[in-house]
RNA sequence: GUUUGAUCCUGGCUCAGGAUUAACGCUGGCGGCAUGCCUAAUACAUGCAAGUCGAACGAAAAAUAUAUAGAUGCUUGCAUUUAGAUAUUUUUAGUGGCGAACGGGUGAGUAAUAUAUAGAUAACCUACCUUUAAGUUGGGGAUAACAGAGGGAAACUUUUGCUAAUACCGAAUAAAAUAAUUAGACGCAUGUUUAAUUAUUAAAAGGGGCUUCAAAGCCCCGCUCUAAGAGGGGUCUAUAUCGCAUUAGCUAGUUGGUAAGAUAACAGCCUACCAAGGCUAUGAUGCGUAGCUGUACUGAGAGGUAGAACAGCCACAUUGGGACUGAGAUACGGCCCAAACUCCUACGGGAGGCAGCAGUAGGGAAUUUUCGGCAAUGGGGGGAACCCUGACCGAGCAAUGCCGCGUGAUUGAAGAAGAUCUUCGGAUCGUAAAGAUCUGUUAUUAGGGAAGAAUGGAAUUGAUAGGAAAUGAUCAAUUUAUGACGGUGCCUAAUGAGGAAGCCCCGGCUAACUAUGUGCCAGCAGCCGCGGUAAUACAUAGGGGGCGAGCGUUAUCCGGAAUUAUUGGGCGUAAAGGGUACGUAGGCGGGCCUGCAAGUCUGAUUUGAAAGCACACGGCUUAACCGUGUGAGGUAAUUAGAAACUACAGGUCUAGAGAGUGGUAGAGGUAAAUGGAAUUCCAAGUGGAGCGGUGAAAUGCGUAGAGAUUUGGAGGAACACCAGUGGCGAAGGCGGUUUACUGGGCCACAUCUGACGCUGAUGUACGAAAGCGUGGGGAGCAAACAGGAUUAGAUACCCUGGUAGUCCACGCCGUAAACGAUGAGUGCUAAGUAUCGGUAGAUUCGGUGCUUAAGCUAACGCAGUAAGCACUCCGCCUGGGGAGUACGGUCGCAAGACUGAAACUCAAAGGAAUUGACGGGGGCCCGCACAAGCGGAGGAACAUGUGGUUUAAUUCGAUGAUACGCGAGGAACCUUACCCGGGUUUGAAUUGCUGAUGGCGGUAUUUGGAGACAGAUACUUCCCUUCGGGGCGUCAGUGAAGGUGCUGCAUGGUUGUCGUCAGCUCGUGCCGUGAGGUGUCGGCUUAAGUGCCAUAACGAGCGCAACCCUUGCCGUUAGUUGCCAUCGGGUCAUGCCGGGCACUCUAUUGGGACUGCCAUCGUAAGAUGUGAGGAAGGUGGGGAUGACGUCAAAUCAGCACGGCCCUUAUGUCCAGGGCUACACACGUGCUACAAUGGCCGGUACAGAGGGCAGCCACCUGGUGACAGGGAGCAAAUCUCCAAAGCCGGUCUCAGUUCGGAUCGAAGUCUGCAACUCGACUUCGUGAAGUUGGAUUCGCUAGUAAUCGUAUAUCAGCAACGAUACGGUGAAUACGUUCCCGGGCCUUGUACACACCGCCCGUCA
Repeated sequence: GUUUGAUCCUGGCUCAGGAUUAACGCUGGCGGCAUGCCUAAUACAUGCAAGUCGAACGAAAAAUAUAUAGAUGCUUGCAUUUAGAUAUUUUUAGUGGCGAACGGGUGAGUAAUAUAUAGAUAACCUACCUUUAAGUUGGGGAUAACAGAGGGAAACUUUUGCUAAUACCGAAUAAAAUAAUUAGACGCAUGUUUAAUUAUUAAAAGGGGCUUCAAAGCCCCGCUCUAAGAGGGGUCUAUAUCGCAUUAGCUAGUUGGUAAGAUAACAGCCUACCAAGGCUAUGAUGCGUAGCUGUACUGAGAGGUAGAACAGCCACAUUGGGACUGAGAUACGGCCCAAACUCCUACGGGAGGCAGCAGUAGGGAAUUUUCGGCAAUGGGGGGAACCCUGACCGAGCAAUGCCGCGUGAUUGAAGAAGAUCUUCGGAUCGUAAAGAUCUGUUAUUAGGGAAGAAUGGAAUUGAUAGGAAAUGAUCAAUUUAUGACGGUGCCUAAUGAGGAAGCCCCGGCUAACUAUGUGCCAGCAGCCGCGGUAAUACAUAGGGGGCGAGCGUUAUCCGGAAUUAUUGGGCGUAAAGGGUACGUAGGCGGGCCUGCAAGUCUGAUUUGAAAGCACACGGCUUAACCGUGUGAGGUAAUUAGAAACUACAGGUCUAGAGAGUGGUAGAGGUAAAUGGAAUUCCAAGUGGAGCGGUGAAAUGCGUAGAGAUUUGGAGGAACACCAGUGGCGAAGGCGGUUUACUGGGCCACAUCUGACGCUGAUGUACGAAAGCGUGGGGAGCAAACAGGAUUAGAUACCCUGGUAGUCCACGCCGUAAACGAUGAGUGCUAAGUAUCGGUAGAUUCGGUGCUUAAGCUAACGCAGUAAGCACUCCGCCUGGGGAGUACGGUCGCAAGACUGAAACUCAAAGGAAUUGACGGGGGCCCGCACAAGCGGAGGAACAUGUGGUUUAAUUCGAUGAUACGCGAGGAACCUUACCCGGGUUUGAAUUGCUGAUGGCGGUAUUUGGAGACAGAUACUUCCCUUCGGGGCGUCAGUGAAGGUGCUGCAUGGUUGUCGUCAGCUCGUGCCGUGAGGUGUCGGCUUAAGUGCCAUAACGAGCGCAACCCUUGCCGUUAGUUGCCAUCGGGUCAUGCCGGGCACUCUAUUGGGACUGCCAUCGUAAGAUGUGAGGAAGGUGGGGAUGACGUCAAAUCAGCACGGCCCUUAUGUCCAGGGCUACACACGUGCUACAAUGGCCGGUACAGAGGGCAGCCACCUGGUGACAGGGAGCAAAUCUCCAAAGCCGGUCUCAGUUCGGAUCGAAGUCUGCAACUCGACUUCGUGAAGUUGGAUUCGCUAGUAAUCGUAUAUCAGCAACGAUACGGUGAAUACGUUCCCGGGCCUUGUACACACCGCCCGUCA
């Protein structure tokens, strides 16, 4: 970071840090210091890695020197050469000595025969080295080499002969060792030690040198023995050292004893005999895994992980076994045997062992040179020189790691060019570059040139001790020789910014953003997650961030993770208390006194190797690295002390626990006996048609007599009322009554015991229901089963039957939501109240409940019956699924139970609470929502819209309510967006710039063409001017245009709907860890969150209401075009005229209604009333007004606008066609089906609105649409202008004198033009239709219904539409159970895209 709409919690997953013997990808300048087969303990070509000593020995060979003899050359004394001899030097096959057991490699084995730490050895060994005592006498026989003869391919070997030793074998000597005996001393025991006696046991008369005439002596190196030391080993003891119990028993030399043997040494180490032991839940045995440690990494620490390099120990050397030699091996570069593999071979037989250094093959993601040198350090041999040394020192390869340095510095704004972005102004890269001035680390070249080297060797000199002296030994000084690395580090000079930067990332976590491309594609991704046309998440670019010779990725470990919790977690509901009790081991345990010193605490000593770590100082220019010193490091061992606490030992007490005595309540348990009610069945009587059952039925029973009723009988099971958040029991559980036996509790007393206690792994017992076994029993009920219903189906729910079973006895099973989802025990902690039991009583004791305090809890909640505060013990948990599954084991007759995983998969699963939404949950309320009514739709014909189909096109949009007489309030052309065909390309329209031109244009005639358009002829022809030019037009070019093309899911604006529903919020305060709540809930009331009361809320805002318009009443003001009461005039008649403004009316401005008054009810708000008054009464009627929001609702085709797309076309112009098609389906309407009617004649009364390309009076003509004349009126003046109604007549119930579709004919009007495709008129024709199925719509009063009128659009018209206007004018509402929608409160929820949700199973 991630579960949710949000929240708190639980809980997992993931990330940021550090580390690595690493590998991979991209990149790569230098130096220093380190490191470098983690895999195949796989196989190995080749070379090297252990030799040395001639001062142990014989022998062989070579060289030099000397003298002698011979020969040659001849300059007669030299040179050369030959032979044997002597001396010196060198080499070495063999005998002999020492070494080869070290050094070097690897980690296979090993869970203890190992390692670590601390001890023991009175149970042992030790070559070389050091110190110490003594000795080194005198003999012998062989053998290799060599020579000869054989065998074999080879390796090698046989035989004969000769020879030496520091080789080998006896002898002498014995201070010492061993054994025995005696005596003394010492020790925890076995024993140790001292003295004496006896017996046994050694050696190389060697090698080199010095002195000396020689003998003899001396020096050095050896040899034998003695006693010690140092260093090295052997053995033993204690403690510690991985996982699995789905490994629980293991052991026969096993455990011990005695005796003999073996060993350097103890011991069953081995053998014989005897005994039967030994180990184990504190984990034996078995299986798996593993070298151990110092230490390393990580971590605050405790811990966790690891055991590369370096250092200590162990083990191993192709695999397995064995001994020999030796001081030491059971021996990496020794031997023997066996096995596998490889090689040689003459097939007879032989040879080999890189887990030494290099190197090869193989394996693998992966790990170096077949290098130089013994100069240094160290080792072996030697007296030494010296030899050997793949130990080691160095170099090489590798960015494998750590550390250091560099890739330049200063200046430089025209903010260059270029790139990217852009709001087109600019911004960024950016002082960055270029340019200018410098530096020289590094690099290159040239020159100079260390330290590592001496305390060694040799020579010379001197000194010291001893000696007759000398060699010699030791010490000092001088001289001299020695360097692999390497002409390296370092220094100097020159050249010259010249040769030297990349990698990863940029959605959040996590530092860093834009553009383009892509379009759930390609891809990314550590987790969450990005990508479906505006991607800061893909790819690229620009910019930015991080690190830097590296940067990322992958893998592994620790951390974060308190996510195994000792430090430091939990278990009512998240995972987690065992079903209950008893009780073994174990753990824990009351008061006081004394002792002890195991735990505990303090001090001292020893040890805890070095390296490492920490600190300080120092050396490499610094650092890494290295050196010196100090510190730190333990459950360590030994030892000295302390005594509070725990343990242990002894004593004592009574408060815990138990016993006693006296009471007491109870469905506690087991067995036996017994009672009544009821069901069922049987028998009999009465009786006669149904019974039964259900939502409704049917199956079933019944005339062979049911059901009902009466009497008698049989049988089994259960015990009404009492009965109670009453009682008892450990839990399961226990209910009629009586008896017998029996367990436990409580109270009182304070008589007894004296800590006897608590818990409790393994174990044992109990343990509902169902089930199992054997035998009984069986009334009712009732799995399975059968039938009847229900249903789409119904293997269910309902009904009728019905078997196991339920009951009893005995035996199994051993599980349940066995729950208080809460283990047992003890102590402590504020109150109230109810109930059961005891007590004489109590504020007492013991149970069972409720409400609350503190406290606790994630919250819910718990709260003396704790989930509070503490202690003791046990059980259990560690993400979800897989899975309580598989395998194994134990138990069971079986069913099954107990124990109990992994692979794989997901990023969650979960708890509590919150806000919504939802519910065929609940409560309250409202609405033409139902009901009560009136009239319709759905059936017919037509009109209109839509779907579908058709078509070249039938342009597009709207699609449940909230599309469908909707956009469209006027599609013949136009409109028009569609189709076909024909034109055109700066374009039909707007505008800037450049160039050219003075035209363009107009009038008339005319050609082609459907027209657009393309031409022809004639006439006519710019404006202003400062004379520079400007304006206007045209042509050419250019920038810009144009698009009803796409996206309403990129948008603005506008609109619909819930809904004119009463809601939606805020501030402050308060409550809650928080999301949130409160307010806004409750009671009453209202049309209303409208008010009132109450109240941790108090106020406020948007809505409601009011303010606005209209209508109803009155008043005021004003009086033309309106009106006409009064006065006058005139007419057949009319406000027609004078006059008037009273009335009507028109227009303005006021008033009026507020539950104000009365009565009743009510706290109030308010309600009720044929109440009063009033034109109007409780919002008077109607309108405008639409909260926060919902539907990604509608619209890019009204308009605007981002992005994308088209640009001789998706633009634009023209003609024709289409939007008017037609099997069909739906919506909305109109006209009807008739008599409350049709037709004919007569006759009356509106309101609102329109009118000059208009409305048109009046007259004439026409049957009529209309036409021809023609007055008035830009309008309260003229005009368009009513119908239903009323009066009279006719029709008489029929497809009609209803109805008017359709069709024919003839016309009128508009208009360029009525063919596709207009309206109207007249005559004729006269279809369907006789009141409409399921279903459904509107309406509560001037409403429905019904009747006409007007207007917008408009040449005309599809209008029967829409919007206004008036005329006539009803019925009904008991009521809120139900349907629909809505509001408030409450409840449940696994829903939140919110029930059109979520989700389970099967199949594909």
The RNA shown here (small-subunit ribosomal RNA) has 1404 nucleotides and comes from an uncultured bacterium. Its Rfam family is "Bacterial small subunit ribosomal RNA".